[in-house]
Context: one part of a larger RNA
RNA sequence: GAACGAACGCUGGCGGCAGGCUUAACACAUGCAAGUCGAACGCCCCGCAAGGGGAGUGGCAGACGGGUGAGUAACGCGUGGGAACGUACCCUUUACUACGGAAUAACUCAGGGAAACUUGUGCUAAUACCGUAUGUGCCCUUCGGGGGAAAGAUUUAUCGGUAAAGGAUCGGCCCGCGUUGGAUUAGCUAGUUGGUGGGGUAAAGGCCUACCAAGGCGACGACGGGUAGCCGGCCUGAGAGGGUGACCGGCCACACUGGAACUGAGACACGGUCCAGACUCCUACGGGAGGCAGCAGUGGGGAAUUUUGGGCAAUGGGGGAGACCCUGACCCAGCGACGCCGCGUGAGGGAAGACGGCCUUCGGGUUGUAAACCUCUUUUGUACGGGAAGAUAAUGACGGUACUGUACGAAUAAGUCCCGGCUAACUACGUGCCAGCAGCCGCGGUAAUACGUAGGGGACGAGCGUUGUCC
Numbered sequence: 001g002a003a004c005g006a007a008c009g010c011u012g013g014c015g016g017c018a019g020g021c022u023u024a025a026c027a028c029a030u031g032c033a034a035g036u037c038g039a040a041c042g043c044c045c046c047g048c049a050a051g052g053g054g055a056g057u058g059g060c061a062g063a064c065g066g067g068u069g070a071g072u073a074a075c076g077c078g079u080g081g082g083a084a085c086g087u088a089c090c091c092u093u094u095a096c097u098a099c100g101g102a103a104u105a106a107c108u109c110a111g112g113g114a115a116a117c118u119u120g121u122g123c124u125a126a127u128a129c130c131g132u133a134u135g136u137g138c139c140c141u142u143c144g145g146g147g148g149a150a151a152g153a154u155u156u157a158u159c160g161g162u163a164a165a166g167g168a169u170c171g172g173c174c175c176g177c178g179u180u181g182g183a184u185u186a187g188c189u190a191g192u193u194g195g196u197g198g199g200g201u202a203a204a205g206g207c208c209u210a211c212c213a214a215g216g217c218g219a220c221g222a223c224g225g226g227u228a229g230c231c232g233g234c235c236u237g238a239g240a241g242g243g244u245g246a247c248c249g250g251c252c253a254c255a256c257u258g259g260a261a262c263u264g265a266g267a268c269a270c271g272g273u274c275c276a277g278a279c280u281c282c283u284a285c286g287g288g289a290g291g292c293a294g295c296a297g298u299g300g301g302g303a304a305u306u307u308u309g310g311g312c313a314a315u316g317g318g319g320g321a322g323a324c325c326c327u328g329a330c331c332c333a334g335c336g337a338c339g340c341c342g343c344g345u346g347a348g349g350g351a352a353g354a355c356g357g358c359c360u361u362c363g364g365g366u367u368g369u370a371a372a373c374c375u376c377u378u379u380u381g382u383a384c385g386g387g388a389a390g391a392u393a394a395u396g397a398c399g400g401u402a403c404u405g406u407a408c409g410a411a412u413a414a415g416u417c418c419c420g421g422c423u424a425a426c427u428a429c430g431u432g433c434c435a436g437c438a439g440c441c442g443c444g445g446u447a448a449u450a451c452g453u454a455g456g457g458g459a460c461g462a463g464c465g466u467u468g469u470c471c
Stems, first nucleotide, its partner, number of pairs: 001471001003469002006467005013343005020335001021301001026299003030296003035060003040057002043054004067254003076179007085171002090167008098132004107122001109120004138147003152159003180226001187217003192214008229251004233244004256277005279290004307333001309332003315329001316327004346376004356367004381408006390398001415460005420441003426455005436443002
């Protein structure tokens, strides 16, 4: 000098854009953050009907979106390759969509329980479940053969369903190289290294298992310990490099702590399930409920970080044939000079120069065209009107906002740090090694340009200084 997710002191007019718990991955009151479909299904309620509402079965979606950075030194990430795989919804193509059956929730009745919830009996539907047939293709095969699909709805034209092949997208897996510091960490390793058989997976593989062999890694730093999410980037620098990983984007990991699987195309699942633990809450003491590292908000910690706001109008997502519903994603508004950028706090004239202040060699000098005063202007402001684009077939939260017209009136708006040298800017008084200053050198012990105050001056300016961190 530059930079910052900054903080602190003094000060503070407006607007645009961006950013705002870096600390306790500490604990959380309350509300909201994931639903939707009656064109899959049977019921119940309201209603004269049309129609509307409700829970339940069923389907799709809750694996996305949003948060955080604890863990992780690793194929986690980056980059470049690879072969042994999966892929709901979407697109293309081919073949099919036949015949039957038994249940069950809702509901009824009878119970249990404080509650959460739950038991039994009886009834019922389906695109829920099961069987048979067919099965081009598909899978297995000892090549003889064997296995294995489907679902209908209605407004009659579509939407669906099954199997297979291909595409697209997304994902799982493997490998080369790169990726923090310490040797005051030197040896590490038994599923360990390899093979065979078997199992398992969507898939290669000690991934798992039985047997066999005795290997594998290491000063080119193994193993153990510390620290840390990685990158595109960002800051700095002439560059090389150094530092960093907030916001935005990609990947990873996590969801009170630890473990586990279920469902599913996809999870070992933030707002799903089960078990254990700690904590909190309810209880009729028998037993239950919960998980903000979603958006707000509270306590706590801290130098320090916002509203328990509006709207689905736009963009995007889920469901639906659609109308539409949901969406704290998102779009907006609010708060705070936290940052960057822009604007203003007036303009012109006005004395050999008022008053006052300060200094003085007492002549004067300076503050200083500064003020007063005169003439103007009206950004910002105030008041009253008009009033968008964003979105169009229609629909605007923002918002009567931006913008704009008229009127008013200089009216509403300047501070902060510094003045010994580095370093731009000097005098007086007070103080007297005291009180104090200080980034370094150093000032202060009776004339201090270095302390304190004043006048004057310098720098920057809605900011200015200080502290911290990094180059």
This is a predicted structure of a 471-nucleotide part of an RNA (small-subunit ribosomal RNA, 5' domain) from an uncultured bacterium. The full RNA is in RNAcentral, with records from SILVA.